[in-house]
RNA sequence: GCCCUCGUGGUGGAAUUGGUAGACACGCUGGUCUUAGAAGCCAGUGCCGUAAGGCGUAGCUGUUCGAGUCAGCUCGAGGGCA
Numbered sequence: 001g002c003c004c005u006c007g008u009g010g011u012g013g014a015a016u017u018g019g020u021a022g023a024c025a026c027g028c029u030g031g032u033c034u035u036a037g038a039a040g041c042c043a044g045u046g047c048c049g050u051a052a053g054g055c056g057u058a059g060c061u062g063u064u065c066g067a068g069u070c071a072g073c074u075c076g077a078g079g080g081c082a
Base pairs, nucleotide, nucleotide: 001081002080003079004078005077006076007075010026011025012024019065027045028044029043030042031041032040046055047054048053058074059073060072061071062070
């Protein structure tokens, strides 16, 4: 230098014919239980906002009624070739 794969909450990881973003698990917070704790069980858990609502899938731009998903450029990670 060229080619391929990938980038989603605190972590792993779904959503893949373009149609509710974050299922599920872990973690965390509160409660229950206990003398106290562990385990179990119940509830909650992306960000901003009093709320209504708005924003959010590495970044920017585009296509579309609608983009995590398609296209272009950029950044980053891994792999292959030279």
Model confidence (mean pLDDT): 80 of 100. A computed fold for an 82-nucleotide RNA from a Bdellovibrionales bacterium, annotated as transfer RNA. Taxonomically the source falls in Bdellovibrionales (Bacteria, Pseudomonadati, Bdellovibrionota, Bdellovibrionia). Its Rfam family is "tRNA". The family's RNA type in Rfam is transfer RNA. It was read from a public genome assembly.